[in-house]
RNA sequence: GCAUCCAUAGCUCAAUUGGAUAGAGCGUCGGUUUCCGGAACCGAAGGUUGGGGGUUCGAAUCCUCUUGGAUGCA
Repeated sequence: GCAUCCAUAGCUCAAUUGGAUAGAGCGUCGGUUUCCGGAACCGAAGGUUGGGGGUUCGAAUCCUCUUGGAUGCA
């Protein structure tokens, strides 16, 4: 330099390949319980889906540019 793949909540990952409100586990916070804590149970907060632009009635998903990372080739 060229090609492929990855980036979604604080962390690890889903999202039936365009369809309605982007979810789960762990963690955090609050409550119940307990002498206190842990565990268990209930509830809540937390996301411009790496960033910009485009297509579409509708984009995490398609196109394009770009950033970071991984792998292969030279």